This is a predicted structure of a 71-nucleotide RNA (transfer RNA) from an Elusimicrobiota bacterium.
RNA sequence: GCGGGCGUGGUUCAGUGGUAGAACACGACCUUGCCAAGGUUGAGACGAGGGUUCGAUUCCCUUCGCCCGCU
Numbered sequence: 001g002c003g004g005g006c007g008u009g010g011u012u013c014a015g016u017g018g019u020a021g022a023a024c025a026c027g028a029c030c031u032u033g034c035c036a037a038g039g040u041u042g043a044g045a046c047g048a049g050g051g052u053u054c055g056a057u058u059c060c061c062u063u064c065g066c067c068c069g070c071u
Base pairs, nucleotide, nucleotide: 001070002069003068004067005066006065007064010024011023012022013021018054026042027041028040029039030038047063048062049061050060051059
């Protein structure tokens, strides 16, 4: 330099055009003599910019970061 894959709460992952979810973690409360475990509840996310569309996490382009291959 060329090609490919990945990027979603703090972490690990779902979600292939129509209100973004789960688990763990975190806060509050309940339970317990205390801790742990358990229960209820809450906050928090689509790497960035642009395009297509009535509507984009999803499709297209550019770009950034990580990984793999080729040279």

Its Rfam family is "tRNA". About the family: Transfer RNA (tRNA) molecules are approximately 80 nucleotides in length. By type it is a transfer RNA. Taxonomically the source falls in Elusimicrobiota (Bacteria, Pseudomonadati). The sequence was found in a public genome assembly.